[in-house]
RNA sequence: GGGCCUGUGAUCUAGUGGUAUGAUGUCACCUUGACGUGGUGAAUGUCACCGGUUCGAACCCGGUCAGGCCCA
Numbered sequence: 001g002g003g004c005c006u007g008u009g010a011u012c013u014a015g016u017g018g019u020a021u022g023a024u025g026u027c028a029c030c031u032u033g034a035c036g037u038g039g040u041g042a043a044u045g046u047c048a049c050c051g052g053u054u055c056g057a058a059c060c061c062g063g064u065c066a067g068g069c070c071c072a
Base pairs, nucleotide, nucleotide: 001071002070003069004068005067006066007065010024011023012022018055026042027041028040029039030038048064049063050062051061052060
């Protein structure tokens, strides 16, 4: 230098154009003599960034950034 893949709450993850899913973790309450387990509820997401297409974009298109793999 060229090609390909990945980027989603604190962590992991689902999502192939129409309200962003689940688990773990955190907090509150219930349960316990206490801790743990269990139960109920809550908070946490500008979906890496910028622009475009569309009535509507995490999703399609272009560019950028970061990480990984391969070729030279």